[in-house]
RNA sequence: CUCGCCUUAGUAUAGUGGAAAAUACACGACGCUACGAACGUUGGGACGCAGGUUCGAUUCCUGCAGGCGGGUCCA
Numbered sequence: 001c002u003c004g005c006c007u008u009a010g011u012a013u014a015g016u017g018g019a020a021a022a023u024a025c026a027c028g029a030c031g032c033u034a035c036g037a038a039c040g041u042u043g044g045g046a047c048g049c050a051g052g053u054u055c056g057a058u059u060c061c062u063g064c065a066g067g068c069g070g071g072u073c074c075a
Base pairs, nucleotide, nucleotide: 001071002070003069004068005067006066007065010025011024012023013022018055027043028042029041030040031039048064049063050062051061052060
């Protein structure tokens, strides 16, 4: 330089062109307990940035940023 894939709560993963984006762990509160842990109930929190298509984009397209992998050239 080039090709492909990825970017979603604190972490790890799901998921969809359509009302309020899911699960587990973590975190807060309550219950339980002598106190904790475990367990149960409950609560808050997320679609990398910008633009485009569309009635409507987290999802499709383009660029940028970052990450992973392959390839080419020079030294």
Molecule: transfer RNA
Organism: Nitrososphaerales archaeon